Purine riboswitch aptamer from Alicyclobacillus cellulosilyticus, 103 nucleotides, folded computationally. Rfam family: Purine riboswitch aptamer. The family has 133 seed sequences and 4,097 matches in Rfam 15.1. About the family: Riboswitches are metabolite binding domains within certain messenger RNAs that serve as precision sensors for their corresponding targets. Allosteric rearrangement of mRNA structure is mediated by ligand binding, and this results in modulation of gene expression. Taxonomically the source falls in Paenalicyclobacillus (Bacteria, Bacillati, Bacilli, Caryophanales). Its mean pLDDT, the model's own confidence on a scale to 100, is 78.

RNA sequence: AACCGCAUAGGGUUCUGACCCCGUAUAAAGCCGGGAAUAUGGCUCGGCUGUCUCUACCGGACGACCUUAAAUCGUCCUGGCUACGAGGUCGGUCUUGCGCACG
Numbered sequence: 001a002a003c004c005g006c007a008u009a010g011g012g013u014u015c016u017g018a019c020c021c022c023g024u025a026u027a028a029a030g031c032c033g034g035g036a037a038u039a040u041g042g043c044u045c046g047g048c049u050g051u052c053u054c055u056a057c058c059g060g061a062c063g064a065c066c067u068u069a070a071a072u073c074g075u076c077c078u079g080g081c082u083a084c085g086a087g088g089u090c091g092g093u094c095u096u097g098c099g100c101a102c103g
Stems, first nucleotide, its partner, number of pairs: 001014004015092006022085004026056001029049007041066002050057001058079001059077006098103001
């Protein structure tokens, strides 16, 4: 918010907002190009792939590796956001006036 109910009332169903939990996606991942640093360093910009999927694609710690070169790698943090599904919790039926017709 819609409908129903209601004075022995204070509600019910649906809808909806927020939060929480679980699940799915994606591994907060892979590949490429430009620039940049150099053992006190290891970054940055762009592109592509990845999702019945929009967005995002980072951060920190520990370790390895590279003997000064152009290249990084591994592990952990059940670290987050976004999309969707199903639950849980709390909330949402305005205000004022007229009228006495549940207008």